[in-house]
RNA sequence: GGCAAAGUAGGAAUAAGCGCGUCAAGUGCCAGACGGACGGGAAGUUGCCGCUGGACGAAAAAUCCCGGGGAUAAAGAUCAUUAUAACCGGUGAUUUACGAUGCUUACUCCGCAUUCCGUUGCC
Repeated sequence: GGCAAAGUAGGAAUAAGCGCGUCAAGUGCCAGACGGACGGGAAGUUGCCGCUGGACGAAAAAUCCCGGGGAUAAAGAUCAUUAUAACCGGUGAUUUACGAUGCUUACUCCGCAUUCCGUUGCC
């Protein structure tokens, strides 16, 4: 000097586990002159994360439990007792389902995406 390779932010698929939501959270979308991080070194965006603002707006049933309610029924005797269906409420429990749902772990794939230097292997 030539050729090849590794590793970042992060993204995607699958599986398992633990959550959140279905009471509009979260995801997704738009804007920002805001903050932060980004292969071993330097720089750093049109990429990433966060923050702020905005628009839009999806996803529940069953059973049980608790409280209210008392049609009706029972044995007594005219008035109380006991049990109880419909129905109403619950920020209770369980199960199943759902959500462009979150996190963790495993595995596979993509990936400094841009500039410069470096690392490893071979010649």
A computed fold for a 123-nucleotide RNA, annotated as THF (Tetrahydrofolate) riboswitch aptamer. Model confidence (mean pLDDT): 75 of 100. Of the family's consensus pairs, 82% are formed in the model.